This is a predicted structure of a 99-nucleotide RNA (Bacterial small signal recognition particle RNA) from a Fimbriimonadaceae bacterium.
RNA sequence: CGCCGGGAACUGCGCGGCAGGAAUUUGGUGAACCCCGUCAGGGCCGGAAGGCAGCAGCGGUAAAUCAGAGGACUGGGCGAUGCAGCCCUCCCGGCGCUU
Numbered sequence: 001c002g003c004c005g006g007g008a009a010c011u012g013c014g015c016g017g018c019a020g021g022a023a024u025u026u027g028g029u030g031a032a033c034c035c036c037g038u039c040a041g042g043g044c045c046g047g048a049a050g051g052c053a054g055c056a057g058c059g060g061u062a063a064a065u066c067a068g069a070g071g072a073c074u075g076g077g078c079g080a081u082g083c084a085g086c087c088c089u090c091c092c093g094g095c096g097c098u099u
Stems, first nucleotide, its partner, number of pairs: 001096008010085005015079002018075003024069006035060004043052003
């Protein structure tokens, strides 16, 4: 100096875990009245039988909110991760040639 092999670095595509995290979903809380149901008491109509509206209370629910499940997707100098590219650069080894 050349060739070959391996590794590093770099690049790409995957995998895993970490962080964030949509749809969807479970349970809780949740309307004095302007949501629903049932409407004690009381009120109104009626000769009466009954009827009407309806506050509180109770039950349910809405917006909202709390705690989970879920995990599309996103991120990175994560990883005793995989594969490939690159052979421009660096390191190691072998062989050959030359000095």

It matches the Rfam family "Bacterial small signal recognition particle RNA". Rfam describes the family as follows. The signal recognition particle (SRP) is a universally conserved ribonucleoprotein involved in the co-translational targeting of proteins to membranes. Gene Ontology terms of the family: signal recognition particle, plasma membrane targeting and SRP-dependent cotranslational protein targeting to membrane, signal sequence recognition.